Predicted 3D model of a 350-nucleotide part of an RNA (small-subunit ribosomal RNA, central domain) from an uncultured Candidatus Berkelbacteria bacterium. Rfam family: Bacterial small subunit ribosomal RNA.
Context: one part of a larger RNA
RNA sequence: UUGGGCGUAAAGGGCGCGUAGGCGGUCUCGUGCGUCGAGGGUGAAAUCCCCGGGCUUAACCCGGGAACUGCCUUCGAUACGGCGAGACUUGAGUCCGGGAGAGGGGAGCAGAAUUCCCAGUGUAGCGGUGAAAUGCGUAGAUAUUGGGAGGAAUACCAGUGGCGAAGGCGGCUCCCUGGACCGGUACUGACGCUGAGGCGCGAAAGCGUGGGUAGCAAACAGGAUUAGAUACCCUGGUAGUCCACGCCGUAAACGAUGGGUGCUUGGUGUCGGGGGUAUCGACCCCUCCGGUGCCGAAGCUAACGCAUUAAGCACCCCGCCUGGGGAGUACGGUCGCAAGGCUGAAACUC
Repeated sequence: UUGGGCGUAAAGGGCGCGUAGGCGGUCUCGUGCGUCGAGGGUGAAAUCCCCGGGCUUAACCCGGGAACUGCCUUCGAUACGGCGAGACUUGAGUCCGGGAGAGGGGAGCAGAAUUCCCAGUGUAGCGGUGAAAUGCGUAGAUAUUGGGAGGAAUACCAGUGGCGAAGGCGGCUCCCUGGACCGGUACUGACGCUGAGGCGCGAAAGCGUGGGUAGCAAACAGGAUUAGAUACCCUGGUAGUCCACGCCGUAAACGAUGGGUGCUUGGUGUCGGGGGUAUCGACCCCUCCGGUGCCGAAGCUAACGCAUUAAGCACCCCGCCUGGGGAGUACGGUCGCAAGGCUGAAACUC
């Protein structure tokens, strides 16, 4: 609980689709529901307020007035909102032509590297660290050459770059598929914005069933370090990391900044596209649209800083905050196989 707020002080929902609801472009006509004006009726008395009066005063009481912010009704107004009808094109969408992209799903393929196996050469060490040791090696290791197996990830390109709603996405080719952008301005004619519930998506870890396992690596074992060392360092190493299907639904899910629309000096880089100029042509230069960075005017801000990608100026809709601890706990409900998630207090205390 009026209000004031939500980048960093408490506070933007992880993200999208969308139901109800809220809000909604330009013009004309109608209606007169909201809205506004005037009149009438009602709004009991008491109480509250104002004026006057009575008890010695006050409380209390009496008289008068105002008020009772409301409801009903009659007449009127029609700007704005609503409703009904008609029209429009700037919002929104469709269509046509283009090019950009690690956007998503599936299949196939490639090379480098690590590891392991086989074989050759070769011999006394290798490995590891601050130094070492555990470990590996004369049953021939490390190194090196040839061959093979398998799994995972794709150096350079690579960017202050691109794409996606977010999570996120990076070798190559093919198939299926979403979105955005630019140009044209042919079509529809407000079809829009937001979105409580709801539904879907959602990193990592974790869970279930089956598979796979090269490297890495919680747990674990050993070696060191140390006063100790359940660590940091080293040698090993299992879940896991990978795949399929099904769960989980969390995060510093961050721009710690919800979405939409309009308006408000500039400079500079970069990505995609268009026009102009120029040229043999790419480039350069000017300009328009969309994205993404940096610097900065006004303005804003407690400051830091933000500043046409706003945290400026406004409007619409949603979410959220209201001192710290107790506590994201308890209880209840609900979801989950579980782990736990969501919702979410109080006593007490400062």